[in-house]
Molecule: SAM riboswitch aptamer (S box leader)
Organism: Candidatus Thermoflexus japonica
RNA sequence: CUCUUAUCCAGAGUGGGUGGAGGGACCCGGCCCGAUGAAGCCCCGGCAACCUGCCCGCCGCAGUCUGCGGCCGACCCGGCGAACGGCCGCGCGGGUAAGGUGCCAACUCCGGCAGAAGCGUUCGCCGCGCUUCUGGGAGAUAAGGG
Numbered sequence: 001c002u003c004u005u006a007u008c009c010a011g012a013g014u015g016g017g018u019g020g021a022g023g024g025a026c027c028c029g030g031c032c033c034g035a036u037g038a039a040g041c042c043c044c045g046g047c048a049a050c051c052u053g054c055c056c057g058c059c060g061c062a063g064u065c066u067g068c069g070g071c072c073g074a075c076c077c078g079g080c081g082a083a084c085g086g087c088c089g090c091g092c093g094g095g096u097a098a099g100g101u102g103c104c105a106a107c108u109c110c111g112g113c114a115g116a117a118g119c120g121u122u123c124g125c126c127g128c129g130c131u132u133c134u135g136g137g138a139g140a141u142a143a144g145g146g
Base pairs, nucleotide, nucleotide: 001146002145003144004143005142006141007140008139013044015043016042017041018040022033023032024031027112028111029110030109045104046103047102050100051099052098053096054095055094056093057092058091063075064074067090068089069088070087071086072085073084108138113135114134115133116132117131118130119129120128121127
């Protein structure tokens, strides 16, 4: 850089230092934030739970044991109100926050493309405007692949 999948209406800083005019991804249109100090960088704090790790739980009629699978061994076999342990791998649910990321104004700040509904404009239709909803596009983050 690219591909795939998942998520994006929740949450978390008036913190300190540095910096000195921009910032909210890009373009357009809005609307905001910013000299009571933007972006960037450093430190501290916090949020979340995608990946890894760690902890707990999965009760069934199937020889016994086991959430599932595999392997090894043991045990039971006229008994049946019988007969269980170990190792490896995996799944689901919950927890934790140690490690890897991410994030900490506003829904991804809102709209832009397509469709639907309602309202307005009109005698009516089309069109246009507004609102809401659905989908798409773009983007962000994570995990995996190239």